[in-house]
Predicted 3D model of a 1499-nucleotide RNA (small-subunit ribosomal RNA) from an Aggregatilineales bacterium. Its mean pLDDT, the model's own confidence on a scale to 100, is 85. Lineage of the source: Bacteria > Bacillati > Chloroflexota > Anaerolineae > Aggregatilineales. Its Rfam family is "Bacterial small subunit ribosomal RNA".
RNA sequence: AAUUCCAAUGGAGAGUUUGAUCCUGGCUCAGGAUGAACGCUGGCGGCGUGCCUAACACAUGCAAGUCGAACGGGAGGCCUUAGGAAACUGAGGCUGAGAGUGGCGAACGGGUGAGUAACACGUGGCUGACCUACCCUGGAGAGGGGAAUAACCGCUGGAAACGGUGGCUAAUACCCCAUACGUUCGCUCUGGUUAGACGGGAGUGAAGAAAGCUGAGGCGCUCUGGGAUGGGGCUGCGGUCCAUCAGCUAGUUGGUGUGAUAAAAGCGCACCAAGGCGAAGACGGAUAGGGGGCCUGAGAGGGUGACCCCCCACACUGGCACUGAGAUACGGGCCAGACUCCUACGGGAGGCAGCAGUGAGGGAUAUUGCGCAAUAGGCGGAAGCCUGACGCAGCAACGCCGCGUGGACGAUGAAGGCCUUCGGGUUGUAAAGUCCUUUUCUGGGGGAAGAUGAGGACGGUACCUCAGGAACAAGUGUCGGCUAACUACGUGCCAGCAGCCGCGGUAAAACGUAGGACGCGAGCGUUAUCCGGAUUUACUGGGCGUAAAGCGCGUGCAGGCGGCGGCUAAAGUCGUGCGUGAAAGCUCCCGGCUCAACCGGGAGAGGCCGUACGAAACUAAGCGGCUAGAGGGCAGCAGAGGCGUGUGGAAUUCCGGGUGUAGUGGUGAAAUGCGUAGAUAUCCGGAGGAACACCAGUGGCGAAGGCGACACGCUGGGCUGCACCUGACGCUAAGACGCGAAAGCGUGGGUAGCGAACGGGAUUAGAAACCCCGGUAGUCCACGCCGUAAACGAUGUGCACUAGGCGUAUGGCCUAUGGGCUGUGUGCCGCAGCAAACGCGAUAAGUGCACCGCCUGGGGACUACGGCCGCAAGGCUAAAACUCAAAGGAAUUGACGGGGGCCCGCACAAGCAGCGGAGCGUGUGGUUUAAUUCGAGGCUACGCGAAGAACCUUACCUGGGUUUGACAUAGCGGUGGUAGGGAACCGAAAGGGGACCGACCUUCGGGAGCCGCUACAGGUGCUGCAUGGCUGUCGUCAGCUCGUGCCGUGAGGUGUUCGGUUAAGUCCGGUAACGAGCGCAACCCUCGUCGCUAGUUACAAGUGUCUAGCGAGACUGCCCGUGACAAGCGGGAGGAAGGUGGGGAUGACGUCAAGUCAGCAUGGCCUCUAUGCCCAGGGCUACACACACGCUACAAUGGCCGGUACAAUGGGUCGCCAACCCGCGAGGGGGAGCCAAUCCACCAAAGCCGGUCUCAGUUCGGAUUGCAGGCUGCAACCCGCCUGCAUGAAGUAGGAGUUGCUAGUAACCGCGCGUCAGCACAGUGCGGUGAAUACGUUCCCGGGCCUUGUACACACCGCCCGUCACGUCAUGGAAGCUGGUCAUGCCCGAAACCGGUGAGCUGACCGCAAGGAUGCAGCCGUCCAAGGCAGGGCUGGUAACUGGGACGAAGUCGUAACAAGGUAGCUGUAGCGGAAGCUGCGGCUGGAUCACCUCCUUU
Repeated sequence: AAUUCCAAUGGAGAGUUUGAUCCUGGCUCAGGAUGAACGCUGGCGGCGUGCCUAACACAUGCAAGUCGAACGGGAGGCCUUAGGAAACUGAGGCUGAGAGUGGCGAACGGGUGAGUAACACGUGGCUGACCUACCCUGGAGAGGGGAAUAACCGCUGGAAACGGUGGCUAAUACCCCAUACGUUCGCUCUGGUUAGACGGGAGUGAAGAAAGCUGAGGCGCUCUGGGAUGGGGCUGCGGUCCAUCAGCUAGUUGGUGUGAUAAAAGCGCACCAAGGCGAAGACGGAUAGGGGGCCUGAGAGGGUGACCCCCCACACUGGCACUGAGAUACGGGCCAGACUCCUACGGGAGGCAGCAGUGAGGGAUAUUGCGCAAUAGGCGGAAGCCUGACGCAGCAACGCCGCGUGGACGAUGAAGGCCUUCGGGUUGUAAAGUCCUUUUCUGGGGGAAGAUGAGGACGGUACCUCAGGAACAAGUGUCGGCUAACUACGUGCCAGCAGCCGCGGUAAAACGUAGGACGCGAGCGUUAUCCGGAUUUACUGGGCGUAAAGCGCGUGCAGGCGGCGGCUAAAGUCGUGCGUGAAAGCUCCCGGCUCAACCGGGAGAGGCCGUACGAAACUAAGCGGCUAGAGGGCAGCAGAGGCGUGUGGAAUUCCGGGUGUAGUGGUGAAAUGCGUAGAUAUCCGGAGGAACACCAGUGGCGAAGGCGACACGCUGGGCUGCACCUGACGCUAAGACGCGAAAGCGUGGGUAGCGAACGGGAUUAGAAACCCCGGUAGUCCACGCCGUAAACGAUGUGCACUAGGCGUAUGGCCUAUGGGCUGUGUGCCGCAGCAAACGCGAUAAGUGCACCGCCUGGGGACUACGGCCGCAAGGCUAAAACUCAAAGGAAUUGACGGGGGCCCGCACAAGCAGCGGAGCGUGUGGUUUAAUUCGAGGCUACGCGAAGAACCUUACCUGGGUUUGACAUAGCGGUGGUAGGGAACCGAAAGGGGACCGACCUUCGGGAGCCGCUACAGGUGCUGCAUGGCUGUCGUCAGCUCGUGCCGUGAGGUGUUCGGUUAAGUCCGGUAACGAGCGCAACCCUCGUCGCUAGUUACAAGUGUCUAGCGAGACUGCCCGUGACAAGCGGGAGGAAGGUGGGGAUGACGUCAAGUCAGCAUGGCCUCUAUGCCCAGGGCUACACACACGCUACAAUGGCCGGUACAAUGGGUCGCCAACCCGCGAGGGGGAGCCAAUCCACCAAAGCCGGUCUCAGUUCGGAUUGCAGGCUGCAACCCGCCUGCAUGAAGUAGGAGUUGCUAGUAACCGCGCGUCAGCACAGUGCGGUGAAUACGUUCCCGGGCCUUGUACACACCGCCCGUCACGUCAUGGAAGCUGGUCAUGCCCGAAACCGGUGAGCUGACCGCAAGGAUGCAGCCGUCCAAGGCAGGGCUGGUAACUGGGACGAAGUCGUAACAAGGUAGCUGUAGCGGAAGCUGCGGCUGGAUCACCUCCUUU
């Protein structure tokens, strides 16, 4: 808090399989607990707890004694007395140690957990089958007599332990007799009871007792009844694992008799019988003390059995009895064994699992303490004695509980530390400081309770009080997620962390350190173990179509379950009462220590228990009925159901014959093969074996496997109708038994075709395969084995119930063109419901009931070992070590496919021109070099960054030089002929050097500048995988998304799919979608037509060819056809232009860790007299080669010469540069014009006209080289361009291959521009001339949409299998070696009890005696511990060698699987092969794809 009351107080999850999701499923974590241990740390107190291991061995001390009031005696001491000088002696008395006889105790208390799976324990009963000392109570008694013995003394053995012998003596010790209320036994009678023997009462007979002591009160003694207490025995029920332990048993089971015992009993023995136990688990093995309780849990349960309590068992190991009320006796005895010790070597002694303590073992567990003061026990009349029980103390944070390590104030938020974006933040009111307090501590004083009269180990303790002084007192773990707490540095897959997932490869919140934070706190972590979470063994409370899981199928015993009425009794069941369920513990209440822990009191809870009474619905039981389940009968029906015998035709092959001739066969293509000895082909005839076309159908039959020509015979089952019979006779089914495809095995037959193995031919890198030619087992039959399978519907059987619709097979009924109703099968769709989803859905995977089987992470492992079966192959049953953090199911989105469909693109095809060959240019690789700076790397690097490397650039190399720096900012200091310029001189330059010249602003303080110092600058050093920005590519591809809604548990889907259409996700239609966004298109620019406006310039005017601004125009608008009345498409008209008119700009969500730290920016790192800066020279220009992109060509559609025509873009003042002059020319001079529609470059070239060359390495081609020049520039050597003359290389059209282009395009032609001092074959623009071809989408490449499969998701450049090699680990087999354990057979057999014997010994009793009786020793026997011998069972260790398995970084060989995985896969079996694997036979779909058929759905 809720409820009327009672009752009830109680249940949390997370991480991890995936790209994501749901499910299954394991692993892991958070909690609690502990007799703990370990690491770090540690102030106090209280209460508890403390060898879990070696039931290992133990030094030393202590742990059970006591009684003189049972008895004899008495060392010693003291007193008195006599003698004596004394010592001393004698007598008497008192006291009295130790030992002894006797009694009681020692069987309790204390310890331990080895053994024990059992009546050991717990619980409830029974004992009419029993005992009980001491104690309580009742009754009756105690009369008489006797004989010894220890102590002691003497002698004596022995080292000792311990004895021997002779002698004396007492008793509550021992013996005999008497008596007998009870008692016991025998007999008789009697009443009652029980399952039954017994017990009670009466009578009678027999037998059997005693002890005294005294302090005079008592205490004891004997027999007997009762009680109390304690115990013995029996019994129901309950509580471990293994069936890879399935059969066990000879005193075994029972009976009779007898013995034994306190007592039943096979407890023992004799005899008789042949039983007894067992799948409800005997027997065997392993493990284990049980319970109350304790821990955990919501509970049910699980785990456990320390401390405390109860019971049991044990006492060095094993056996045995004695004594006693009680033992088979922890601190008693005997024997055997092992061990230890002593020894004079002859013999002896010992038993801490009591308290301390020692060694050992171990991760680990305390003092050789104090005391009997309390509690309690033994003895005693008592005082008292004894008590390592117990009470206390000591050690240990081992646990629980409590307290403290200070409190208040205190901001400049001190210093220091750490971080920082440099502002600050944080440590942090924390400290310091001020005030206060004293728990604890130290010192002083007082000082208990515990004790009933005294007595206190604890203890001068608890507690009280006074004084002192914040004083002496904080750690530990963690901080990636789970899980609370984050930064910096170091490290760089190293070192390390880790409970799981996982961190670490240069920015690590995950390692280490530091600061900070979080948690707990005298503790905190770690490890180990248990429960929980885990509904992950599911009783509460799970599952089995595909995740692990339905036996291949049937028949059926046991078992489980079972229809409808009635009656009975009351086993289960339910109720009530009673008994019991110890205490402690637990829960609640109350109380005591200052609180709590702890402790005390009261109440409650707790059982599958017992018992009495009651109830009678249900279950079981008995009796008696019923017919709905089940079975039977009668009448029908369908069928590849099974077995046997026979018959038939088609086809293949073979054989004979005919015709006939050169091939045939086979494949992707071939070859092997066959054929001129005549094949193939074709016709006729014959032989033999196997299989049965069409019918044939998600048709039929069968339990499954499976069954297919026809006829006959034999035979099983099913269905329908009738409602005649029986009367629950049923369902299921562990074990059991039977059936059981293919392959395989045995024996014998048969063999046409096919066909593992095998041979050959191909293919191939190889080909142990796929393909081809052959071919043996086999396939077939009979008989016998095998017993498996994807034996599948991956779905056990039976019964009942729960919407429909449509087929089909076969019955019945009604109807009679149709059709309808009702069964039994077999299919499809589908409602509810179920399901993780897929799907199932009256043929359930729905809802229930009954019974059976099976599952519990993956691998190891359909394995090993053992057992059973088999001729073998092998089958059935079936683990563990070890290892992994998953393995899985369904579905989703992608990606991919040597899957499918549709569709695009200069993708192919059709064409044109090229490249690839040559020379040259440029770039790249490579090589070289002191350096050849760096980057770019398939497409999407390679005439790319480079829109210009001689110096510069420049980042590289060599050398020279420089250090506040070439450049920025700040602080401090300095500077007035300052800053700046600067001749001579040195130097390669940088630089040094300085004659001399010489500033600016100002509020007059100074500033700026310069110099020095300190901060810092600087870096083309690294990281493009830390980044921004920008860019490339897919791709100008048509896509990518969102909101809301809807569907789905969810990922996600829908929309976006579909039918058309388009260049287009373009549009239309349809539609659980409706809309929207980014893309497409359009808007923008440009070209083409027209109009308008304006007009510097152009041209002679004027015009408008021109310029540049505005506008118009085109929209499938119109017509025809087509299409769905659509969108659109085809054609046409008009028009400059027609369906996007051409071109450009524009690049969705994203992909490639794509590119760029060297364009820029930028985090981090690195470097700071150098990786910065300056300078000179060199290099980036190298050159055996290779590639990429180009240029020029190889020529006549051409070259050369002459003449001649027509552009556009763009550019120009450090510029473009005219005329004119010079030069063959490059160029020079010149200087007009032009800031440009005005001037200039500016001649365009191809073309056209004319000429020449005539097919040649040329009058093609121009490389290369020589010489001579020009230009730019500080400077052309390395290393520019141009010109002239000369030279005149390769090259005659380019292999495989490959590029571009669909129209003003390609191709050809020239021109401009940017960069730029100069340098253009490149780049980018411009115009000129101006084609060919596209049938078409099969194929190659890329892409889009839909669909399908997937074991891929780093996404096929994916995933992944097996052999081999190497390393590590665990394990199986194994000759052998070696342990443990268990019983068995035989031998031997101690002690002891019992029995026998007892010739030796023998006090009491009998007897006059002799002697007897009795007892004992000794001996014998039964039994038996230990031991020996032998063969075994079970279970370990080890092992040459050997088998597979798991794991391991990038090893080797192949490519088996996942896509149709490139031969669909999987599967049982068989053969073969380096390996994955291949092939045969049969089976499965858990196979893609195409076609056909059928069915269903919609219309």